[in-house]
Molecule: c-di-GMP-I riboswitch aptamer
Organism: Methylophaga sulfidovorans
RNA sequence: UAAAUUCAUAGCCGACCUUGGUGCGAGCCAAGCACGGAAAGCUACAGGUCUCAAGUAUGCUGAUAAUUGAGAUGGCUGAGUUGCAUUU
Numbered sequence: 001u002a003a004a005u006u007c008a009u010a011g012c013c014g015a016c017c018u019u020g021g022u023g024c025g026a027g028c029c030a031a032g033c034a035c036g037g038a039a040a041g042c043u044a045c046a047g048g049u050c051u052c053a054a055g056u057a058u059g060c061u062g063a064u065a066a067u068u069g070a071g072a073u074g075g076c077u078g079a080g081u082u083g084c085a086u087u088u
Stems, first nucleotide, its partner, number of pairs: 002088004012037002017032006035075001041081003045078003048073007056065003
């Protein structure tokens, strides 16, 4: 440096839920707690899913589907990038 892997060792992260804050919302932040994770570190580039707004079509008094725009999700998938331990 590259690859494989979690055998061993030392560690790391923190699902759901609860409390508080924040956002129209999806969600996010902090504390507690761990479901799990070999990148469950980072990045919204491609796709998926979700939210908000607008008008169009159908329909008829309140809904469906697609489209456009703006967002969210990295613990949805891929991709990019960085890193620990062991072995080769």